[in-house]
RNA sequence: AACUUAAAAGGGCAAACUUAUUGAAAAAUAAGGACGCAAAGCCAAGGGCCUAAGUUGUAUAAUAUGGCAGCCGGUUGCAGUA
Numbered sequence: 001a002a003c004u005u006a007a008a009a010g011g012g013c014a015a016a017c018u019u020a021u022u023g024a025a026a027a028a029u030a031a032g033g034a035c036g037c038a039a040a041g042c043c044a045a046g047g048g049c050c051u052a053a054g055u056u057g058u059a060u061a062a063u064a065u066g067g068c069a070g071c072c073g074g075u076u077g078c079a080g081u082a
Stems, first nucleotide, its partner, number of pairs: 005082002012037002017032006035070001041075003046072002048068003054063003
């Protein structure tokens, strides 16, 4: 110095749910709220998942150009004891 495992301190984020707004929906944003999280920071151009307004179709079907990073992945990174 790096990696791994476990700890402490100070901080950080915030699931479900509720209310409001936006949206076709999925969902997002804000406020409340904490189930959890060492990347629950960032990235939707890799895989996966959700939705299907529009489009195609005789059709109850298909389709992302809409979303999800708290599914995997990529990338950057705080603390410091044993």
Background: Model confidence (mean pLDDT): 82 of 100. This is a predicted structure of an 82-nucleotide RNA (c-di-GMP-I riboswitch aptamer). It matches the Rfam family "c-di-GMP-I riboswitch aptamer". About the family: GEMM was predicted in a large-scale screen for bacterial structured RNA regulatory elements.